The prediction has a mean pLDDT of 80. This is a predicted structure of a 73-nucleotide RNA (transfer RNA) from a Clostridia bacterium. Rfam family: tRNA. The sequence was found in a public genome assembly. Taxonomically the source falls in Clostridia (Bacteria, Bacillati, Bacillota).
[in-house]
RNA sequence: GUGGGUAUAGUUCAGUUGGCAGAACGCCAGAUUGUGGCUCUGGAGGCCGUGAGUUCAAGUCUCACUACUCACC
Numbered sequence: 001g002u003g004g005g006u007a008u009a010g011u012u013c014a015g016u017u018g019g020c021a022g023a024a025c026g027c028c029a030g031a032u033u034g035u036g037g038c039u040c041u042g043g044a045g046g047c048c049g050u051g052a053g054u055u056c057a058a059g060u061c062u063c064a065c066u067a068c069u070c071a072c073c
Base pairs, nucleotide, nucleotide: 001072002071003070004069005068006067007066010025011024012023013022019056027043028042029041030040031039049065050064051063052062053061
């Protein structure tokens, strides 16, 4: 240089044919317990890598860019 893959909560990852962003673990509070753990209940935490475009509507489609990664040269 060429062609792919990945980017979503603190972490690991789902997200269907474009139609209100989720799970597990973790974190906070409460219940339980002599204390802690386990268990149970509730809660917080996301402009979905960045910027544009299409659309009534974009995590999802299109383009450019960034980071990481794979193959080739």